[in-house]
């Protein structure tokens, strides 16, 4: 140079076109003489640009990082 794979919350991960979730973290509250634990609730995302579609995290295209492979 060629070809795959990965890209979603602070962190690991889920959603196979129809309301973006989850655990851990953060925050706030109850509980406790305090402090863990534990129980409720809250904050926060879809790598970028485009394209199909009524409707895209998911489908096309380009592109940016990183991995793996071939030259």
């Nucleotide at each position: 140079g060629c070809g795959g794979g990965u890209a979603u919350a602070g962190c690991u991960c889920a959603a196979u076109g129809g309301c973006a979730g989850a655990g851990c973290a953060c925050c706030g509250g109850c509980u406790u003489c305090c402090c863990a634990a534990g129980c409720c609730g809250g904050c926060g995302g879809u790598g970028c640009g485009g394209g199909u579609u009524c409707g895209a995290u998911u489908c096309c295209c380009g592109u940016u990082a990183c991995c793996c492979g071939c030259u």
Transfer RNA from a Bacillota bacterium, 71 nucleotides, folded computationally. The coordinates come from a structure-prediction model, not an experiment, and the mean pLDDT is 85. The sequence was found in a public genome assembly. It matches the Rfam family "tRNA". It is annotated as a transfer RNA.